RNA sequence: GCCAACGUAGCACAGCUGGUAGUGCGUCGGAUUUGUAAUCCGACGGUCGGGGGUUCGAGUCCCUCCGUUGGCU
Numbered sequence: 001g002c003c004a005a006c007g008u009a010g011c012a013c014a015g016c017u018g019g020u021a022g023u024g025c026g027u028c029g030g031a032u033u034u035g036u037a038a039u040c041c042g043a044c045g046g047u048c049g050g051g052g053g054u055u056c057g058a059g060u061c062c063c064u065c066c067g068u069u070g071g072c073u
Stems, first nucleotide, its partner, number of pairs: 001072007010025004019056001026044006049065005
């Protein structure tokens, strides 16, 4: 230099054919226990990597930039 995949909550990841963004862990509060752990209930948490475009509507499609990983020379 070229090619591909990926970037979504503090962490690991889902998200179908474009239609109001979710699960687990975590944190906080509560129940239970003599107490802790475990278990159960509730709550918290997102400019979906940045910018632009298409569309009535974009995490999803298109362009560009940035970053990470892998491959080729």

Model confidence (mean pLDDT): 81 of 100. Transfer RNA from a Methanobacteriota archaeon, 73 nucleotides, folded computationally. The sequence was found in a public genome assembly. It matches the Rfam family "tRNA". It is annotated as a transfer RNA. The organism belongs to Methanobacteriota, within Archaea.